[in-house]
RNA sequence: GAAGCCUGCCAGACCGCCGCUGGUGCAAGCACCGAAAGGUGGCACUGGAGGAACGUCCGGACUGCACAGGACAGCGCAGGAGCUAACGGCUCUCCACCGUGAGGUGAGGAUCAGAGCAACAGAGACGAGUCCCGGGGGCGUGCCGCAAGGCAAACCACCGGGGGUGAAACGGGCAAUCUCUGCGCGCAGCAAUGCCAAAUAGGCCAGCGAUGAUGUGGUUCCGCGGAGCUGGCGGGUAGGCAGCAUCGAGCCGCUUGGGUGACCAGCGGCCCAGAGGAAUGGCGGUCACGCCUUGGGCAACCAGGGUGCACAGAAUCCGGCGUACCGGCAGGCUUCACAC
Numbered sequence: 001g002a003a004g005c006c007u008g009c010c011a012g013a014c015c016g017c018c019g020c021u022g023g024u025g026c027a028a029g030c031a032c033c034g035a036a037a038g039g040u041g042g043c044a045c046u047g048g049a050g051g052a053a054c055g056u057c058c059g060g061a062c063u064g065c066a067c068a069g070g071a072c073a074g075c076g077c078a079g080g081a082g083c084u085a086a087c088g089g090c091u092c093u094c095c096a097c098c099g100u101g102a103g104g105u106g107a108g109g110a111u112c113a114g115a116g117c118a119a120c121a122g123a124g125a126c127g128a129g130u131c132c133c134g135g136g137g138g139c140g141u142g143c144c145g146c147a148a149g150g151c152a153a154a155c156c157a158c159c160g161g162g163g164g165u166g167a168a169a170c171g172g173g174c175a176a177u178c179u180c181u182g183c184g185c186g187c188a189g190c191a192a193u194g195c196c197a198a199a200u201a202g203g204c205c206a207g208c209g210a211u212g213a214u215g216u217g218g219u220u221c222c223g224c225g226g227a228g229c230u231g232g233c234g235g236g237u238a239g240g241c242a243g244c245a246u247c248g249a250g251c252c253g254c255u256u257g258g259g260u261g262a263c264c265a266g267c268g269g270c271c272c273a274g275a276g277g278a279a280u281g282g283c284g285g286u287c288a289c290g291c292c293u294u295g296g297g298c299a300a301c302c303a304g305g306g307u308g309c310a311c312a313g314a315a316u317c318c319g320g321c322g323u324a325c326c327g328g329c330a331g332g333c334u335u336c337a338c339a340c
Stems, first nucleotide, its partner, number of pairs: 001336010012287007020048007030041004050311001054322002057320005062189004074185005079093005094108001095106004109180002114178002116174002131162005137156002141152004193242004203233006215224004248271001250270005256265003289308008
């Protein structure tokens, strides 16, 4: 110098104006919406997207329901040891494969418990079977022989050997086919769940009512009319509040301790978005960066103009995994080439 491997990090900065939204304090104790519950409105200070907030794939917290214990079924996981609240995540390590290497990948329990499967070729492919040669044997048949017996081919099964096919030929493979073994899992999910709580309809209870109620026209009485009226209770719905965001598996730092490491412990500091059709924005300016272009310059570079600045946006919370991503920075390491 070139080509790579691994890890960590950034994701434009600042100023001005206008706006949205959470919290706290002050003021007011008022106005508005609502039957109520509750909500909205002022001023000041202050907080306000991400490394993935994403996919909703896995694991938990939390909540409700179910639940004596155990097993079956179903689903998931799989070398060994660990980390963790838990995990299918992470760490170290063994083995296998890939790479010259730094490193990377792994769906790495079990095939004498049982079943299933294997294209093409080949006689035969999971059942064993018989294409060729040789040997000995058996049943019957034919031929020769007076007979004893001999000969021949076919068939049946046995032993030994061989050529060829194929990844694989009574010996193996596949468990990412069922299965077996070990381990884990009760079911649902914040539209969970808890609380407050209308109108209307229906329910229950009490009282009054055909000896005429409630209603209605005149008014201390008379008419009309004819079966309900009044009060209370309880459940659910609309609506509202909580759950829900400052005290936790919390975040940041450490020249601290243990451990190879994931991680654990200690010390110090911090409080860090929260709506509920859903805020976190818009405009202008300066600077930084990338690309294009013009001019100058041998070049490094300088000046001007244009343009761009990714992927994407919280919705109960947390730990992971996976996926997307313009451009850039830092550290460690490998291989090759050259120079000293």

A computed fold for a 340-nucleotide RNA from Hydrogenophaga sp., annotated as Bacterial RNase P class A. The organism belongs to Hydrogenophaga, within Bacteria. It is recorded under the gene name rnpB. Rfam family: Bacterial RNase P class A. It is annotated as a ribozyme. The sequence is in RNAcentral, with records from ENA.